[in-house]
This is a predicted structure of a 1506-nucleotide RNA (small-subunit ribosomal RNA) from a Dehalococcoidia bacterium. The organism belongs to Dehalococcoidia, within Bacteria. The coordinates come from a structure-prediction model, not an experiment, and the mean pLDDT is 84.
RNA sequence: AAUUUUUCGAAGAGUUUGAUCCUGGCUCAGGAUAAACGCUGGCGGUGUGCAUUAUGCAUGCAAGUCGAACGGUUUUUCCCGCAAGGGAAGAAUAGUGGCAGACGGGUGAGUAACACGUAAGCAACCUGCCCUUAAGUGGGGAAUAACUCCGGGAAACCGGAGCUAAUACCGCAUGUGAUGGCUUUUCUACGGGAGAGUCAUUAAAGCCGUAAGGCGCUUAAGGAGGGGCUUGCGGCCGAUUAGUUUGUUGGUAGGGUAACGGCCUACCAAGACUACGAUCGGUAGCUGGUCUGAGAGGACGAUCAGCCACACUGGGACUGAGACACGGCCCAGACUCCUACGGGAGGCAGCAGCAAGGAAUUUUGGGCAAUGGGCGAAAGCCUGACCCAGCAACACCGCGUGAGGGAUGAAGGCCUUCGGGUCGUAAACCUCUUUUCUCAGGGAAGAAUAGUGACGGUACCUGAGGAAUAAGCUUCGGCGAACUACGUGCCAGCAGCCGCGGUAAUACGUAGGAAGCGAGCGUUAUCCGGAAUUACUGGGCGUAAAGCGCGCGUAGGUGGUCUUUCAAGUCGAAUGUGAAAUCUCCCGGCUCAACCGGGAAGGGUCAUUCGAAACUGGGAGACUAGAGAGCAGCAGGGGGAAGCGGAAUUCCCGGUGUAGUAGUGAAAUGCGUAGAUAUCGGGAGGAACACCAGUGGCGAAGGCGGCUUCCUGGGCUGUUUCUGACACUGAGGCGCGAAAGUGUGGGUAGCGAACAGAAUUAGAGACUCUGGUAGUCCACACCGUAAACGAUGGGUACUAGGUAUAGGGAGUAUCGACCCUCUUUGUGCCGAAGCUAACGCUUUAAGUACCCCGCCUGGGGACUACGGCCGCAAGGCUAAAACUCAAAGGAAUUGACGGGGGCCCGCACAAGCAGCGGAGCGUGUGGUUUAAUUCGAUGCAACACGAAAAACCUUACCAGGGCUUGACAUGCCGGAAGUAGAAACCUGAAAAGGCGACCAACUGUUAAGUCAGUAGCCGGCACAGGUGCUGCAUGGCUGUCGUCAGCUCGUGCCGUGAGGUGUAUGGUUAAGUCCUACAACGAGCGCAACCCUCGUUGCUAGUUAUAUUCUCUAGCGAGACUGCCCCGCAAAACGGGGAGGAAGGUGAGGAUGACGUCAAGUCAGCAUGGCCCUUAUGUCCUGGGCUACACACACGCUACAAUGGGUGGUACAACGGGUUGCGACAUGGCAACAUGUAGCUAAUCCCCAAAGCCAUCCUCAGUCCAGAUUGCAGGCUGAAACUCGCCUGCAUGAAGUAGGAGUUGCUAGUAACCGCAUAUCAGCAUGGUGCGGUGAAUACGUUCUCGGGCCUUGUACACACCGCCCGUCAAGUCAUGAAAGCCGGUAAUACCUGAAGUCGACGAGCUAACCCGCAAGGGAGGCAGUCGCCGAGGGUAGGACUGGUGAUUGGGACUAAGUCGUAACAAGGUAGCCGUAGCGGAAGCUGCGGCUGGAUCACCUCCUUU
Repeated sequence: AAUUUUUCGAAGAGUUUGAUCCUGGCUCAGGAUAAACGCUGGCGGUGUGCAUUAUGCAUGCAAGUCGAACGGUUUUUCCCGCAAGGGAAGAAUAGUGGCAGACGGGUGAGUAACACGUAAGCAACCUGCCCUUAAGUGGGGAAUAACUCCGGGAAACCGGAGCUAAUACCGCAUGUGAUGGCUUUUCUACGGGAGAGUCAUUAAAGCCGUAAGGCGCUUAAGGAGGGGCUUGCGGCCGAUUAGUUUGUUGGUAGGGUAACGGCCUACCAAGACUACGAUCGGUAGCUGGUCUGAGAGGACGAUCAGCCACACUGGGACUGAGACACGGCCCAGACUCCUACGGGAGGCAGCAGCAAGGAAUUUUGGGCAAUGGGCGAAAGCCUGACCCAGCAACACCGCGUGAGGGAUGAAGGCCUUCGGGUCGUAAACCUCUUUUCUCAGGGAAGAAUAGUGACGGUACCUGAGGAAUAAGCUUCGGCGAACUACGUGCCAGCAGCCGCGGUAAUACGUAGGAAGCGAGCGUUAUCCGGAAUUACUGGGCGUAAAGCGCGCGUAGGUGGUCUUUCAAGUCGAAUGUGAAAUCUCCCGGCUCAACCGGGAAGGGUCAUUCGAAACUGGGAGACUAGAGAGCAGCAGGGGGAAGCGGAAUUCCCGGUGUAGUAGUGAAAUGCGUAGAUAUCGGGAGGAACACCAGUGGCGAAGGCGGCUUCCUGGGCUGUUUCUGACACUGAGGCGCGAAAGUGUGGGUAGCGAACAGAAUUAGAGACUCUGGUAGUCCACACCGUAAACGAUGGGUACUAGGUAUAGGGAGUAUCGACCCUCUUUGUGCCGAAGCUAACGCUUUAAGUACCCCGCCUGGGGACUACGGCCGCAAGGCUAAAACUCAAAGGAAUUGACGGGGGCCCGCACAAGCAGCGGAGCGUGUGGUUUAAUUCGAUGCAACACGAAAAACCUUACCAGGGCUUGACAUGCCGGAAGUAGAAACCUGAAAAGGCGACCAACUGUUAAGUCAGUAGCCGGCACAGGUGCUGCAUGGCUGUCGUCAGCUCGUGCCGUGAGGUGUAUGGUUAAGUCCUACAACGAGCGCAACCCUCGUUGCUAGUUAUAUUCUCUAGCGAGACUGCCCCGCAAAACGGGGAGGAAGGUGAGGAUGACGUCAAGUCAGCAUGGCCCUUAUGUCCUGGGCUACACACACGCUACAAUGGGUGGUACAACGGGUUGCGACAUGGCAACAUGUAGCUAAUCCCCAAAGCCAUCCUCAGUCCAGAUUGCAGGCUGAAACUCGCCUGCAUGAAGUAGGAGUUGCUAGUAACCGCAUAUCAGCAUGGUGCGGUGAAUACGUUCUCGGGCCUUGUACACACCGCCCGUCAAGUCAUGAAAGCCGGUAAUACCUGAAGUCGACGAGCUAACCCGCAAGGGAGGCAGUCGCCGAGGGUAGGACUGGUGAUUGGGACUAAGUCGUAACAAGGUAGCCGUAGCGGAAGCUGCGGCUGGAUCACCUCCUUU
């Protein structure tokens, strides 16, 4: 390196945006549990079951046993005996005595410790019972319980006298031995060990048995097992705990212990621990293991097992082999109980059980049959250890609730487009089976060696019966499998996150259906995972959170080349250990599984031994490439001190001189006739140093700029002379550190927080202005922070280049200076690879690597609180939590927006003409009024708009009167017969009601209006009807941006992506029109053209009285295309000029309206979903209203007059319309009009002109202007002119004398002026739509206003600036800080007091054993008692730490559409932000210094290309 085999093995999703990529948090899917709760619940097996109050406990049981240690006592039997009495055997046993009670069982309070784990050590130790070995067990003595008697006490219990035994107690003998002293040998790790000799001291108990013998006892050695002590290493949090310690650290001597040791005491020394975290505080039994995880890890420490600790709380010892003792003792304390009040008793964290607490955890069960333990020689006794059973779906595992067939796809439910679909082979029904269940029969193993089984008549087996006894829970918007209907209507509610609910909810509730799991299913809680979201494996820090403001340097970490050595790290091997159980694998036993048994493997940062020597490290030696030094040069606003200089401002003095000056957007305050400003001369004083000046220099950073001198630091270049790794980084530490600020003392020209005044403004605590104090300056001393920034820590090495510049050197060249080439240090720009989320960075890295330090871990709270340190203060450094949100954020994209920029266009401005806004009137709207004044339209884009006609009708509104299958449509059922219809008449305002002569129709049929049916009528049922609501449920139509030039697609290319390109550049156009260029090439909807009208002309045709050249009408053609010439541009597009032409560059006008925007308008034109009304919100009728009227606005008309008005005369159109019509001529009337009819169904007839022109009057006035208003008299239409029509005549004769701010239309046959026609229409036109007549002025131009297009820029906007958003104040809720205090808790300290008890001293009282003594007595020893040290607890005191509470108070968070302003985002309208200081209702403003994370314009410099 390849191949083969085996084993193990890692998944993501939702949510920030209009969309994107990234960062980053939140949430979900998985597994687990000593669990609990909700709904539900058939069985069996195996496990598990107070996690909270180590809270308190009624009752029972949980440790006794031995008569073969002992004396009694009671009792049974037997023997001897007359009896008394004696004896023997057996049973029971209170006491003495022995052993056990230190085990077993419980709990986890304490403990951060040699407590635990692991590995070692003890030559510094102990060990009952058990095993092995050696030796011994002789001979005496004195008591005392029990018992008897007496006494005290309520009791517990106690006292006195007397008797008695022992394996109880005490001497003596013996000494294998042991211990100690002395002598000596040997080994040694020098600590000591082992041996020999000698001297001294030092033991014992008996019981059973006929016996053999057995069980004991004593001394000693060894073993096994158990324990004690010591040590290395390992495993929690906090530095907002940094210093701790006086028996403390060590030594000497002594005491004490089984044993080492300050374990204790005396003396001596002054040490010991600590940044590798001491001390202090918090938390916690530790481990094997358990859960999770791919692993590394993380969390946990129930059951089982090992160790530790504790036993009501605290202290203490006694006994013993072993305890400072769970079911022993003493004392103190708290609590409970008994009491005769004097005094006593108690300790379930043993098993059951009770109470309390709690979300929550079981029976006052059976048995010693098994296993194990205690005692005993044994039988045996005891054993809540244990073995079993009971309760609980609490967990795991297994089984069942039936199986096969069965379509008319039943009934029923739900949905439905009404056809059907679905529940659904599901059910019913047929056949079958019996796990389970019930009953009956049999019936274990567990037991060994005879006996002995709680479980248990259990497991299991057999038989019978009968589908019988047995299914729920959660979910169904996405994540995440599963969808519809109804109800509800931001309500009720849901929600793990995103979110759902405001009348069509797959998200709420119910139903049907579906999905998932299944005797369970969901929820809650907790742990791990997912989360690479603390990153060792495996993250980051330019802009997202994150590089200390900068340096010097300590500890520490890391470290150049060569040789040699050691073997600490490292690597290999072996041995030991890593308990069992658990996990994994294999095999086996319960029918399987869970469960259990056997075997194997694995597991340590462990210990010891042996080995290797590359690398790291230690030792030794050398080197010079790192570093430093020397020598020779160089540049520099590097620092400190002293001195000097000129320009300018201000002030003072003097001269000249006169009315202003200063200031601003404009002003004012201010200064000035007491002479300013201006100007000239002189003087004073302080501060700062123009030009040079530069992405130029120096410095570690802050920072540094006139000139000279002195002192002084660093750098660069050359040389390669010296040292020889001396280096890099750097926690703490120390120093420096802009501006502002502070203290003391000076100084003060200008500037200038605060302050005062003047403006601006709604206000103006600001921006602007006039003044002006601190300050700015100096000295000394503090402060220690900045956007202290390259938002980029330092060092080393490597990785294409190009270019500029500052300093130095070398080569070449030259007489020399330039030039050119190379090299080095710094400072910039562009750029490759690479990196990056992108922007961007790129030898000055953000590339590739290594070393060291600092820092980050969602946003807010919070650069905060508390505590500590520093400071004179201001304040700085360090630095949380509760609570709250599901985001906050970075970069880039597309839009939109900007009181950003550039280019361009438009009657947009400008230049003009005519107006509106003032008057009167008309019309519309608002408002007001009203019974009603119907409704809609509301910036542009509502307001002479819907409405191309409100007296009735219309009409939708109001009042009153009527109708209810209806004014109108369809269907069904039933009915009536001079029916349906209906003249006349009556009532009534009418609608309607009453009466009702007369009198049918269609189809079939009949002699026949004879019969039946239809239509019609009447009654009823379905339904009609609604201008009622929602234009924010909709269709359709329309407005608007805008007739603006834009809007997109396919393929390709670029980008991680949203997207971009195309559609950018340069020209040009009315135009995304065309050309050029180009990673684009093409295409579509728009533009243009095609269509209509007008203008020139040809041809054809043509009705009217005729004629048809013209004119006219209709139709078909031609013509115009930058085609031609010149010029410009770029050879283009195109532009300018010209010719010709009726027309010239789109010839003029119209129609035509891209993708889209405005939830634009319209439910009242129409249509339509849903909702609502149904003797009324429907429908009919009369009358009224829509016409009101202090007012405001909009659109118009008429005027204000002489370019006019009146009167008279006179001329010329076009579009259109006309039979219920247009109506000539004529006649009457002043006139409106009437009478009357000719003509015309229309190029034939009619409607049919005015301004103009010609005369004349008026002569500048409220008029012979203007015509409102009003009166009278008439006309017309119409059933009807009162509310409420139009017109005429006469009379009346208002305002108005050219219209403020502001504002509209129009670029040529246009504006303006003039009339005409027409739709609607009975009538009514100042409005609408058209038509012709007369017929201008002006456009320099794009600075400005408005709107739009393209490009670019900024953005915190995307509901898109009518956006977003900040702070005070007010209200509510929540958590928290401070606070006079108040109430606790904990651990220490000082002093006082001091129980029990050990130890020590005394011990006159008491005293059997031994000694002396004949005795008395004495001695030794002991006891009581007293004293002393220590000592739990208690008390007192001042502090420390910590918790709760607290009037009031501070800020914070979240809330409804509250109040005040508008600070920020665009140049946010004064660019913003940082630090600091002052001020202000508040955002904030101002001063000083700094930053760009500022737009825009200009200039300079640099870069790229040519």